[in-house]
């Protein structure tokens, strides 16, 4: 340089033939115990990498550009 592929919650990952984002972990407040721990309830947190489009409506589709990784010259 060309191609293919990643980014979604603090950390790991789910959601798609467009219909409005969810799960453990984790933080936390009770609750249970003499007391931690373990359970068990309940709260917590995302403009979905960035900008534009397209469309009633976009994580999703189109285009750039970032960024992590590859493959071929």
């Nucleotide at each position: 340089g060309u191609c293919c592929c990643u980014g979604u919650a603090g950390c790991g990952c789910a959601a798609u033939g467009g219909g409005u984002a969810g799960c453990a972990c984790g933080u936390u407040g009770g609750a249970c115990u003499u007391c931690u721990a373990a359970u068990g309830c309940g709260a917590u947190g995302g403009u979905u990498g960035u900008g534009g489009g397209u469309u009633c409506g976009a994580a999703u589709c189109c285009c750039a550009c970032c960024u992590a990784g590859g493959a071929c010259g």

Notes:
The prediction has a mean pLDDT of 81. The RNA shown here (transfer RNA) has 73 nucleotides and comes from Trichonephila inaurata madagascariensis. It matches the Rfam family "tRNA". About the family: Transfer RNA (tRNA) molecules are approximately 80 nucleotides in length. Its family is annotated with triplet codon-amino acid adaptor activity in the Gene Ontology. By type it is a transfer RNA. The RNAcentral record of the sequence draws on ENA and Rfam.